[in-house]
């Protein structure tokens, strides 16, 4: 100066919206229309939030296979475009770009 890694998966949080409930409001009222500028319950959600599991490295074991002692660091960040109803802290993306 350059260039490469910094792993997946559930389950949930911050967060996000409105298909469905539910709430509100109207109406020719088993429903249909508006309304998220409605707390929510479904849903959608984290690379730089939580936990949990595998899998990696290191260790013990001749080696398999097993064991579970230990690692697994740091992470500033647009604008734009995509996706189911629809929007995000989702995906593009540990990108652009900064330090």
């Nucleotide at each position: 100066u350059a260039a490469g890694c910094g792993a997946g998966c559930g389950u949930c949080u911050a967060g996000g919206g409105u298909u469905c409930c539910g709430c509100c409001g109207g109406c020719c009222a088993u429903g249909c229309c508006g309304g998220g500028u409605c707390u929510g319950g479904u849903c959608c959600a984290a690379g730089a939030g939580a936990c949990g599991c595998u899998a990696c490295c290191c260790g013990c074991u001749c080696a398999c296979u097993g064991c579970g002692g230990g690692g697994a660091a740091c992470a500033c960040g647009g604008a734009g475009g995509g996706a189911g109803a629809a929007a995000a802290g989702c995906c593009c993306g540990g990108g652009a770009g900064g330090c």